[in-house]
Context: one part of a larger RNA
RNA sequence: UGCUCGUUAAGGAACUCGGCAAAACAGCGUCCGUAAGUUCGCAAUAAGGGCUGCCUUGCUUCGGCAAGGCCGCAGCUAAAGAUCUCAAGCGACUGUUUACCAAAAACAUAGGUCCCUGCGAAAGCGCAAGCUGAUGUAUAGGGGCUGAUGCCUGGCCAGUGUCAGAACGUUAAGGGGAUGGGUGAACCCGUAUUUAUAUGGGGGCAGCCUUGAUCUGAAGCGCUGAUGAACGCCGGCGGUAACUAUAACCGUCCUAAGGUAGCGAAAUUCCUUGUCGUGUAAGUUACGACCUGCACGAAUGGCAUAACGACUUGAGAACUGUCUCAACGAGCAACUCG
Numbered sequence: 001u002g003c004u005c006g007u008u009a010a011g012g013a014a015c016u017c018g019g020c021a022a023a024a025c026a027g028c029g030u031c032c033g034u035a036a037g038u039u040c041g042c043a044a045u046a047a048g049g050g051c052u053g054c055c056u057u058g059c060u061u062c063g064g065c066a067a068g069g070c071c072g073c074a075g076c077u078a079a080a081g082a083u084c085u086c087a088a089g090c091g092a093c094u095g096u097u098u099a100c101c102a103a104a105a106a107c108a109u110a111g112g113u114c115c116c117u118g119c120g121a122a123a124g125c126g127c128a129a130g131c132u133g134a135u136g137u138a139u140a141g142g143g144g145c146u147g148a149u150g151c152c153u154g155g156c157c158a159g160u161g162u163c164a165g166a167a168c169g170u171u172a173a174g175g176g177g178a179u180g181g182g183u184g185a186a187c188c189c190g191u192a193u194u195u196a197u198a199u200g201g202g203g204g205c206a207g208c209c210u211u212g213a214u215c216u217g218a219a220g221c222g223c224u225g226a227u228g229a230a231c232g233c234c235g236g237c238g239g240u241a242a243c244u245a246u247a248a249c250c251g252u253c254c255u256a257a258g259g260u261a262g263c264g265a266a267a268u269u270c271c272u273u274g275u276c277g278u279g280u281a282a283g284u285u286a287c288g289a290c291c292u293g294c295a296c297g298a299a300u301g302g303c304a305u306a307a308c309g310a311c312u313u314g315a316g317a318a319c320u321g322u323c324u325c326a327a328c329g330a331g332c333a334a335c336u337c338g
Base pairs, nucleotide, nucleotide: 001333002332003331004330005329006328007327008326010324011323014322019319029051030050031049032048037042039148053070054069055068056067057066058065059064071075076081083317084316085315086314087313088312089311090309091308095107096106111146112145113144114143115142116141117140123132124131125130149304150303151302152301154234155233156232159231160230161227162226163225164224165223168222169221170220174216175215180210181209182208183207187202188201189200190199191198192197235253236252237251238250239249262296263293274290275289276288277287278286
């Protein structure tokens, strides 16, 4: 000096990102006594107090109770066995998760809602046979979103998507084969000749090859409509009231429509330690308000919410070597000597 422990005057969180760690109270015994809130179940062992040994006698529902007495500083005499309260955020809850840096506010959840599916179902696996779904049948099965409960869930269908529609426009392969082209005997015109051939040119039947028009031809797209608990979106400028300020009001431009209820410096607020209040001697945090919402907002759910949480934040009581500020001790190492 390190590790693991023990004790400590006075103070008592001044430590620190943070009471991390440690300490301490109470101990699923018993008697009393328990608030706000609440979904009436809880909250709750809330909180906060008292008692606790042994002996004798009596009673007993055999669990104990009552009276008297005994000892100690101390009787749940050892061990073991919740710290508590106030206020806020998030998530309803029990549960699940990054095996080996994250346990959470993330995931799941019951509940809600939308879409698909009439059974040889939809959906999924497989080339197929076949299998799951399901030896189920719409109170069933699959998929998406939301996430208990309470109060609610506003406007926009212009864009994208989905669904429905069928008149018209557009539209593939295919069908069909007009037309054109290539080749091509016969036939015609030359040339050469030993008159039967050779050769050059023109010509174009059939066949074959090739080109491929009008026409016909589905879904789709265009088109028409519906649809937001589908993807999503939800304005600007100027003026106006008899102090000032502000603007219920008016004008104007644009839009598919211009953010409703509720909430709001918020897990969201840049400016910002916004302003006011509470708490402190002192408070960039916290709580309650205000609204100027850079850039909340309604199942990408909004706002509340009892209970619950090894969650996050602020405050308090108690307690302490966390600290002021360090000291001493024990064991084991390190170190010195051997």
Background:
Large-subunit ribosomal RNA, domain IV from a Parcubacteria group bacterium, 338 nucleotides, folded computationally. Lineage of the source: Bacteria > Bacteria candidate phyla. The RNAcentral record of the full RNA draws on ENA and SILVA.